[in-house]
RNA sequence: CUCCGAUAAUAGCAAACUUGGUGAAAGCCAGGGGCGCAAAGCCGUGGGUCUAAAGCAUUAUUUGCCAUGACGGCCGGGCUGCCGAA
Numbered sequence: 001c002u003c004c005g006a007u008a009a010u011a012g013c014a015a016a017c018u019u020g021g022u023g024a025a026a027g028c029c030a031g032g033g034g035c036g037c038a039a040a041g042c043c044g045u046g047g048g049u050c051u052a053a054a055g056c057a058u059u060a061u062u063u064g065c066c067a068u069g070a071c072g073g074c075c076g077g078g079c080u081g082c083c084g085a086a
Stems, first nucleotide, its partner, number of pairs: 004084002012037002017032006035073001041079003046075002048071003055065003
């Protein structure tokens, strides 16, 4: 230095839920909270999933399609990082 990840150590992040805000929604932001995480740090580019405002179609005032929206705590991939047992 690379691989690897321990009943190690120092830290870190923060699920569900909840309070307030924001958004059409999915979701996101802040406070509380702590399920968990060796990258649960960053990146939307390959796949996947979610939502459907606008638009289009259709209807008897509904239904369907659809991402330009969202998810990195869905996976792949790229970049960067703490420690050092086997």